[in-house]
C1' cells in the first nucleotide's frame, strides 16, 4: 500500500388532464418512471512541453447482478419424545423490453427518428405508477477500525 476480518452509514423513481361507466390513478386517449455493477469513441475537470498522464459522470431494452416467486434445505424454536408445525443461513430454479437512419477505422452504449418493457397479493372494474408484505431485505456505494499473512 494492498487483500483479508469486523464494525457503521447510506442503499428505487412514476398516471397531470380527460373519457366511458354504479364503480376504474386498474379499461379508454393522454401522462409519467427507470435499482446495482461491467462496457463506453461522448461531456466535465485536473495535469504535461505534448490530444502527456489521470478523474468523475453517462445503457430501463448488450454482458452479468438485486428485489418477487417456485423447489430444497444447515440452524433455531414448538411439540416430553417421534411424527408434524412455524421462521430460515445456504443452494438450485423461474425471471421483461430495440430496432432504423447519421458519423466513424471502431457505437445494440454518441447523434436523430420510431418502438418496446416492468415481481407477488390486494381492489366496489383487468394497475410499471394506488394499497399491502417492506420502519424489512438486497445488489452494491462510502466510511472507520486495527489484530493476522
Nucleotide at each position: 500500500u494492498c487483500c483479508a476480518a469486523u464494525c457503521u452509514u447510506c442503499g428505487g423513481g412514476g398516471c397531470a388532464g380527460g373519457g366511458u361507466g354504479c364503480a376504474a390513478u386498474u379499461c379508454c386517449c393522454g401522462a409519467u418512471c427507470g435499482g446495482c455493477g461491467g462496457u463506453a469513441a461522448c461531456g466535465a475537470g485536473u495535469u504535461u512541453g505534448a490530444u502527456u498522464a489521470c478523474u468523475c459522470g453517462a445503457a430501463g431494452u448488450c454482458c452479468g447482478c438485486g428485489a418477487c416467486c417456485c423447489a430444497u434445505a444447515a440452524a433455531a424454536g414448538c411439540g416430553a419424545u417421534u411424527a408434524g408445525c412455524u421462521u430460515a443461513a445456504g443452494u438450485g430454479g423461474u425471471g421483461g423490453a430495440c430496432c432504423u437512419g447519421g458519423u466513424g477505422u471502431g457505437a445494440c452504449u454518441c447523434c436523430a427518428g420510431g418502438a418496446c418493457c416492468g415481481a407477488c397479493a390486494g381492489u366496489u372494474a383487468a394497475a410499471g405508477u394506488c394499497u399491502g408484505g417492506a420502519u424489512a431485505a438486497a445488489a452494491g456505494a462510502a466510511g472507520a477500525u486495527g489484530u493476522c499473512g